[in-house]
RNA sequence: GCGGGAGUGAAAGAUGUCUGCUGCGCCUUUUGGGUGCAGAGGAAAGUCCGGACACCAUGGGCAGGAUACUUCCUAACGGGAAGCUGCAGCAAUGCAGAGCCAGCUCCACAGAAACAAACCGCGCAACGCCAAAACCUUGCUUGGAGAGAUACUUUCCGGAGCAUGGCUUUGGCGUUGCGCAAGGGUGAAAUGGCGGUGUAAGAGACCACCGGUGCCAUUGGUGACAGUGGCAGCCAGGAAUGCCUUAUCCGGUGCAAUGCCAAAUAGGGAAGCAUUGGUGUGCCCACACCGCUUCCGGGUAGGCAGCUUGAGCCAGAGCGUGAGUUCUGGCCCAGAGGGAUAGACAUCAAUCCCCAGUGGGGAUCACAGAAUCCGGCUUAUUGAGCUCCCGCGUGU
Repeated sequence: GCGGGAGUGAAAGAUGUCUGCUGCGCCUUUUGGGUGCAGAGGAAAGUCCGGACACCAUGGGCAGGAUACUUCCUAACGGGAAGCUGCAGCAAUGCAGAGCCAGCUCCACAGAAACAAACCGCGCAACGCCAAAACCUUGCUUGGAGAGAUACUUUCCGGAGCAUGGCUUUGGCGUUGCGCAAGGGUGAAAUGGCGGUGUAAGAGACCACCGGUGCCAUUGGUGACAGUGGCAGCCAGGAAUGCCUUAUCCGGUGCAAUGCCAAAUAGGGAAGCAUUGGUGUGCCCACACCGCUUCCGGGUAGGCAGCUUGAGCCAGAGCGUGAGUUCUGGCCCAGAGGGAUAGACAUCAAUCCCCAGUGGGGAUCACAGAAUCCGGCUUAUUGAGCUCCCGCGUGU
């Protein structure tokens, strides 16, 4: 210098003037005014986890949900820290994590078969066909020698050749049955690799070595686990983010929780007054309802509390690799509720752009806004900044 990785802080300036809003304090005066101080975020967001708090519920189990290597941290967590193992990467570093020898289910396409599969193949047996060879039967042709005899017959040389049928052996092909899983082929995945023994052919069927798995012992570690030694042919796949199994945890609703004060109107209750009146039951009696005044209680509108002093913030020190935790000191830091936190102007600074040569002009910008509070996670985000680490190249 180039490329890559991990982390981190701030999140947009400063000052002044004017006009406004919310809260608190003070002063006036009187329900107005003046004055001082404070007044959105790193995510206030999504509402995804975990709690505090409030009310309700509260016998046990099943069901349901969540989590899942180990040890820690924490009020708690599905969060975090440090590690372990595996995978990826030259590395810094990143990602993943209980259990498919409990049972069930699934494994596209291809393939014979996706878990006890057999298509091609290898081997054995039986049968059939074909070919070759040896032997035998029968027939035909023919050579040599001898005898009789004269142109024919017969004997011998297990004569020779061809044809025919039978049997045996060998080879090939086909069918059927059985054995095998070496090889081929399919696939993401097909029963560990390699050499030998063995066999009809083969195969961890057996043996040596290598690899894996499990068990035992031992060493190190709190532990996950790692190292060493030994034993066992145990070597028959994958998927649990398939059902499921195992272990642990989980009562419900939420600040519109909940509590307090409490108007008008309507309705309720009690007491008193009036009862001579009205309405209803055909009429009388009787009964019920209707009036006025005072008081009481419930609820609504409205108001107040809950509400911001809190698992709080800052600094220092101790402990811890770390997440964190303890002690000491200091600080109070929005609290609206029909929902405030705003708007305008000027000057300076910073960054960028343009014209001109050192002056002028222009722009200022992301994501987004509290709503009971807290701890996390996730997501959104402009332009820059800082720290550490790794690889390659070059120079000294």